[in-house]
The RNA shown here (transfer RNA) has 73 nucleotides and comes from an Opitutaceae bacterium. The prediction has a mean pLDDT of 82. The RNAcentral record of the sequence draws on ENA. Taxonomically the source falls in Opitutaceae (Bacteria, Verrucomicrobiota, Opitutia, Opitutales). Its Rfam family is "tRNA". Rfam links the family to the GO term triplet codon-amino acid adaptor activity. From the family's description: Transfer RNA (tRNA) molecules are approximately 80 nucleotides in length. It is annotated as a transfer RNA.

RNA sequence: GGGGUCGUAGCUCAAUCAGCAGAGCGGCUGCCUUGCACGCAGCAGGCUGCGGGUGCAAUUCCCGCCGACUCCA
Numbered sequence: 001g002g003g004g005u006c007g008u009a010g011c012u013c014a015a016u017c018a019g020c021a022g023a024g025c026g027g028c029u030g031c032c033u034u035g036c037a038c039g040c041a042g043c044a045g046g047c048u049g050c051g052g053g054u055g056c057a058a059u060u061c062c063c064g065c066c067g068a069c070u071c072c073a
Base pairs, nucleotide, nucleotide: 001072002071003070004069005068006067007066010025011024012023013022019056027043028042029041030040031039049065050064051063052062053061
């Protein structure tokens, strides 16, 4: 220098052929307990890496940039 995969909640990851952004763990509150843990119920937490394009509508498609991993040189 070139190719490929990936970037979504604090962490690990989903989201079919574009159509209301979710799960597990973690956090907080309540119930339970003498108290803690476990268990049960609920809540908060996201401009989906950045910028642009297409389109009624973009996590999704297209372009550029940044970053991580990997292959080739």